Notes:
This is a predicted structure of a 167-nucleotide RNA (Lysine riboswitch aptamer) from a bovine gut metagenome. It matches the Rfam family "Lysine riboswitch aptamer". About the family: Riboswitches are metabolite binding domains within certain messenger RNAs that serve as precision sensors for their corresponding targets. Rfam links the family to the GO term lysine biosynthetic process. Its mean pLDDT, the model's own confidence on a scale to 100, is 81.
RNA sequence: AGAUAGAGGCGCGCCGCAUCAAGAGUAACCGCGGGGUUUCGACCGACCGAGGGUUUUGCCGCGGGAAAGGGAUGGGCGCCGAAGUGUCCGGAGUCUCGAUCGCCCGGAUAGCUGGUUUUCCGGAGAAUAUCCGUAAAACUGUCGCGUUUCGCGGAGAGCUAUCGGUU
Numbered sequence: 001a002g003a004u005a006g007a008g009g010c011g012c013g014c015c016g017c018a019u020c021a022a023g024a025g026u027a028a029c030c031g032c033g034g035g036g037u038u039u040c041g042a043c044c045g046a047c048c049g050a051g052g053g054u055u056u057u058g059c060c061g062c063g064g065g066a067a068a069g070g071g072a073u074g075g076g077c078g079c080c081g082a083a084g085u086g087u088c089c090g091g092a093g094u095c096u097c098g099a100u101c102g103c104c105c106g107g108a109u110a111g112c113u114g115g116u117u118u119u120c121c122g123g124a125g126a127a128u129a130u131c132c133g134u135a136a137a138a139c140u141g142u143c144g145c146g147u148u149u150c151g152c153g154g155a156g157a158g159c160u161a162u163c164g165g166u167u
Stems, first nucleotide, its partner, number of pairs: 002163005009080001011079005017074004029064006040058001041055003045101002048098004083113003086109006114140006121133004142154005
């Protein structure tokens, strides 16, 4: 070099789990009535190009009335580069094909980040929830140095312990 086992704490991630809030009195969701005439519009998350199909639809009133993603708490599981993220590649997704992004899944990458919290700004989101990113500040763990009740600095490819190899 390597193998094994550990530590940091509001520690990280996952769950067709349970309950709850919100989504929302919302939906081109439903029923009834009225109105309206245009293939304009709608039928992809956004924005377009080409083609095709449907239309009792879209506006007003009354009555009814969801869900998904995301979240909180509890429980379970896997863990300590846990994990997140950048870039590239592939996949999936829409009435069909295509294009640019976004969301989701997988892979590659010694690219970045020790961890937590708060704040400004930016992004996703229905959202003031939550998540992600840069920066700053504080706290904290670890190692090194020092003028050692503290201060300064480094980064997880680290640190501690044991085994073990080499010198």
Overview
The sequence is in RNAcentral, with records from MGnify.